This is a predicted complex of two RNAs, RNase P RNA and transfer RNA, with 396 nucleotides together. It holds a member of the Rfam family "Bacterial RNase P class A". By type it is a ribozyme.
[in-house]
RNA sequence: UCAGGCCUCCGAAGUAAUCGCUACAGGUUAGAGGAAAGUCCGGGCACCGCAGGACAUGACGCUGGCUAACGGCCAGGAGCAGCAAUGCUACAGAAAGUGCAACAGAAAGCAGACCGCCGAAAGGUAAGGGUGAAAGGGUGGGGCAAGAGCCCACCGCAUUCCUGGUGACAGGGAUGGCAUGGUAAACCUCGUCAGGUGCAAGGCCAAGCAGUAACUGGGUUGUCCGCCUAUAGUUACGGGUAGGCUGCUAGAGGUAGCGGGUAACCGCUAUCCGAGAUAGAUGAUUACAUAAACAGAACUCGGCUUAUCGGGGACCUGAUCUU
RNA sequence: CGGAUAAUAGCGCAGGGGUUAGCGUACAAGUCUGGGGGACUUGGGGUCGGCGGUUCAAAUCCGCCUUAUCCGA
Numbered sequence: 001u002c003a004g005g006c007c008u009c010c011g012a013a014g015u016a017a018u019c020g021c022u023a024c025a026g027g028u029u030a031g032a033g034g035a036a037a038g039u040c041c042g043g044g045c046a047c048c049g050c051a052g053g054a055c056a057u058g059a060c061g062c063u064g065g066c067u068a069a070c071g072g073c074c075a076g077g078a079g080c081a082g083c084a085a086u087g088c089u090a091c092a093g094a095a096a097g098u099g100c101a102a103c104a105g106a107a108a109g110c111a112g113a114c115c116g117c118c119g120a121a122a123g124g125u126a127a128g129g130g131u132g133a134a135a136g137g138g139u140g141g142g143g144c145a146a147g148a149g150c151c152c153a154c155c156g157c158a159u160u161c162c163u164g165g166u167g168a169c170a171g172g173g174a175u176g177g178c179a180u181g182g183u184a185a186a187c188c189u190c191g192u193c194a195g196g197u198g199c200a201a202g203g204c205c206a207a208g209c210a211g212u213a214a215c216u217g218g219g220u221u222g223u224c225c226g227c228c229u230a231u232a233g234u235u236a237c238g239g240g241u242a243g244g245c246u247g248c249u250a251g252a253g254g255u256a257g258c259g260g261g262u263a264a265c266c267g268c269u270a271u272c273c274g275a276g277a278u279a280g281a282u283g284a285u286u287a288c289a290u291a292a293a294c295a296g297a298a299c300u301c302g303g304c305u306u307a308u309c310g311g312g313g314a315c316c317u318g319a320u321c322u323u
Numbered sequence: 324c325g326g327a328u329a330a331u332a333g334c335g336c337a338g339g340g341g342u343u344a345g346c347g348u349a350c351a352a353g354u355c356u357g358g359g360g361g362a363c364u365u366g367g368g369g370u371c372g373g374c375g376g377u378u379c380a381a382a383u384c385c386g387c388c389u390u391a392u393c394c395g396a
Stems, first nucleotide, its partner, number of pairs: 001319005007313005014288006021031003024027001033294001037305002040303005045198004052225004057194005062076005077091001078089004092189002097187002099183002114129002116125003137155006156178001157176008202246004211237006217229003253272008324395007333348004341379001350366006372388005
């Protein structure tokens, strides 16, 4: 200098004037986001029979840790990709069972034999050819009629032992001649977790109305048991009202310091924190050289994912050049 | 705000891992008719909504987006 990797931070407009909106503490006080989004996970909270059991159903799936919890995060292991920095991984089980593998090919799962090779033949063979995503260990040597784990060395694999590690796993030794091909984001098996429904949950007040029919059950996951409840309940049609209060914003909250931990994170201390609408406020114009992107709260919090503008910092790897 | 479902040819729909994705209708050409309609024959038309992943192989299985529809005081 070029190419690449990786981590992290800041902002997302400000000030003034005028007009306008929502809230209340009535002041010239406060008033959207990093994703408020998708609603994909997990908590809080609320109600339902306190949720007990069995079977379904769904999600997840290496190890250790963090956490209120998680399918999230951190650290590590293994595999794969890359020269490397580093990145990615739905990463349990295919020797429980069932299924699937089109076309091609002799043969696609109880292995078998088209060409070939050997042999006089019977037959032997799985080296070579060819097909395929995949052909029943690989490479090399010996051996043989030709061949073959038939034998040997190394590698792989299986069983077993030792050592290290909390563990996933790693390293090493011995034995075995190869058995047990692939697919579980196919059914399934094993393990872990999950009761359901969501603030239109739920509580209270006010106003208003007209009942009719069917059923015997009904009670917020699918089935069964158990449990609760009943002269009321459920369903359908019809009628009435669509007003107010509450839940409703201070919370697993932010910032700083110190301490523990590799880290995620945790503890202590100090300090700070006035969106809360209900057809739904948070806006518009002008000036200051000038404000661009994605987008806009609706019970709330932790994640993930997706969309996106401007700017800053640190570190690492490879190649080339110069000194 | 919360919940559910779907997307395949111009339109309406099948296909739910395997050869070249089909059916009806519409469209184009031809034949029958004096002409139209209709019938028959033949043909064209699809990046299976988009982007990734699993797999030898994806319209189909999984994830994330986009769009549309339905339900709930």